This is a predicted complex of two RNAs, RNase P RNA and transfer RNA, with 456 nucleotides together. Model confidence (mean pLDDT): 79 of 100. It holds a member of the Rfam family "Bacterial RNase P class A". Rfam's curators write: Ribonuclease P (RNase P) is a ubiquitous endoribonuclease, found in archaea, bacteria and eukarya as well as chloroplasts and mitochondria.

RNA sequence: CGGAUCGGUCAGACAGUCGCUGGCGGCGAUGCUUUUCAAGGAUUGUCGCUGGAGGAAAGUCCGGGCUCCGCAGGGCAGGGUGCCAGGUAACGCCUGGGGGCCACACUGGCGACGGUGUGGCUACGGCCAGUGCCGCAGAAAAUAUACCGCCUGCUUUCUCUUCUGGAGGGAGCCGGUAAGGGUGAAAAGGUGCGGUAAGAGCGCACCGCGCCGCUGGUAACAGCGGUGGCAGGGUAAACCCCACCCGGAGCAAGACCAAAUAGGGAUCCUGUGGCGUGGCCCGCGCUGGAUCCGGGUAGGUUGCUAGAGACUGGUGGCGACGCCAGUCCCAGAUGAAUGGCUGUCCACGACAGAACCCGGCUUAUCGACCGAUCCUUUUU
RNA sequence: GGGCCGUUAGCUCAGUCGGUAGAGCAGCUGGCUUUUAACCAGUUUGUCGUGCGUUCGAUUCGCACACGGCCCACCA
Numbered sequence: 001c002g003g004a005u006c007g008g009u010c011a012g013a014c015a016g017u018c019g020c021u022g023g024c025g026g027c028g029a030u031g032c033u034u035u036u037c038a039a040g041g042a043u044u045g046u047c048g049c050u051g052g053a054g055g056a057a058a059g060u061c062c063g064g065g066c067u068c069c070g071c072a073g074g075g076c077a078g079g080g081u082g083c084c085a086g087g088u089a090a091c092g093c094c095u096g097g098g099g100g101c102c103a104c105a106c107u108g109g110c111g112a113c114g115g116u117g118u119g120g121c122u123a124c125g126g127c128c129a130g131u132g133c134c135g136c137a138g139a140a141a142a143u144a145u146a147c148c149g150c151c152u153g154c155u156u157u158c159u160c161u162u163c164u165g166g167a168g169g170g171a172g173c174c175g176g177u178a179a180g181g182g183u184g185a186a187a188a189g190g191u192g193c194g195g196u197a198a199g200a201g202c203g204c205a206c207c208g209c210g211c212c213g214c215u216g217g218u219a220a221c222a223g224c225g226g227u228g229g230c231a232g233g234g235u236a237a238a239c240c241c242c243a244c245c246c247g248g249a250g251c252a253a254g255a256c257c258a259a260a261u262a263g264g265g266a267u268c269c270u271g272u273g274g275c276g277u278g279g280c281c282c283g284c285g286c287u288g289g290a291u292c293c294g295g296g297u298a299g300g301u302u303g304c305u306a307g308a309g310a311c312u313g314g315u316g317g318c319g320a321c322g323c324c325a326g327u328c329c330c331a332g333a334u335g336a337a338u339g340g341c342u343g344u345c346c347a348c349g350a351c352a353g354a355a356c357c358c359g360g361c362u363u364a365u366c367g368a369c370c371g372a373u374c375c376u377u378u379u380u
Numbered sequence: 381g382g383g384c385c386g387u388u389a390g391c392u393c394a395g396u397c398g399g400u401a402g403a404g405c406a407g408c409u410g411g412c413u414u415u416u417a418a419c420c421a422g423u424u425u426g427u428c429g430u431g432c433g434u435u436c437g438a439u440u441c442g443c444a445c446a447c448g449g450c451c452c453a454c455c456a
Stems, first nucleotide, its partner, number of pairs: 002375009012345007020052011032040002054351001058362002061360005066250004073282004078246005083097005098124001099122010125241002130239002132235003147181002149177003153173009189207006208230001209228008254302004264293006273287004295455003309328008346349001381452007390405004399436001407423005429445005
C1' cells in the first nucleotide's frame, strides 16, 4: 500500500427564499365565567424566537411497561422454551464458557483413528418410560436373520493317479458361520494380530462405548486410573416424557364532556340458569343476558410523551452489563406536519415516513469515515 | 394503528399424525351427426406462493419472506 472479517458513527453538504406543524412570548378580533373594575380561560388572525422521522419508523416474529376485565386464586387442557453459567424489567435476546460438526494447514499411527493451530456453523434435555414410523430395494429395518458365498460331515456322480488307497471337481441333504459380495440414507461396534474346518470379542493390543472411582472446574464438562467383551440402528422441527415459564384482551385499551333518537323488533337461554372479554371445572361477585335486525352521533378533552431517556467523566466486571457524579430536554400529528423552488460543490445521494411507549430478532439498504484482529507484497 | 386467515391443474376446491397429489368444469384427440351443440371413449394436466433448514425422503414439520383477503368507533 492492498485485501478479508468484526464492531462503532453518519445517512449528500452549504446558502437564499416560499410554505406546513408543535411549544413559548407580544399584539389584535370573537364568544364564555364574574354584580362591576379587572382577571382567567377558549377559538382564531398576525409577528418574533424555537423544536420537527429512522437505522430500520417496516414485518408484527418474541419480550416487557401501561390500561381494563372484582382478585389474577387452584386444577385440567393448551401454548412456549430446552448444554452450562451470567446479564436484564423481561425474552425465544445478549455475553462468556463447554460439547459436537465442517473446511484448511501441519503432524502421529501398519490400521481403525488421533493430536495441534486457524476459520466457520451449531433448535445442543430425554428414543434402556411407553407408542408410532423407516416407502422402494434387500435374507433381514430391530423380538434379528441368511440371497450369493465360506466350511465340516453324509449321499451320489465325474476325472486323474503311483489303484483294497489317495487327490480334485459337480449335484443334493443336515448342520456351522457372518470373513467377503450384494441392497439401502442406515445392517447389530471398528482396526491389526492370533486363532479356527470355516469363522466369530473366541482371545489379545489399540480405537470407540458403558459403568465405577479420584482430581480439576460454580456448572456444562474435561483429565487420569480401574473395570465390563459391548450395553446395542435412526427419527422427539413424530406423539410423548422430564424441567422451567405463560390468566385474557389490547391506546379503535381505558377515562371524561357534549350532541342526537323509535330506550323499538325478532330468535334463543332460563335459576342444576345467565353474565362478569378466560377453552373447561372449582372458587369469588352480580342478577337478567346473548345474537341478529332497526335507530342516533360520527364532535371535543385526556391517555400522549421526561423515559428500563441521551451525552460526558469516573469506577467494578474477560464481557454482556451494573454503580456513582455532572450536564441536557431531543416530534407528538388526528385527513394526519417535517416539504417545494433557486444557486454552488462533490464521492451524484440507497432502503424507506413516527401514530401509546420501550428492549430484541428478522427483512430492505447507494455509500462514506473511524477502530480492532488477521493475511499478502515491497522496502528498511 | 391493532387482531386474524388464506395461497394445490387454466378455474372452483379435495388431500396432512412425512413415502414422487386427485375430483368437477375447461382444453386436446377420436367417434356419432349433412354440420354444430349435446352425448360416448380416450388423454395432457402441476417448480403444491418463494427461499433456507430438520429428515434417507417435505404439499405436509420448523423458520424467514412475498402476495391476497376479512374483522375492530361511540350512544341508547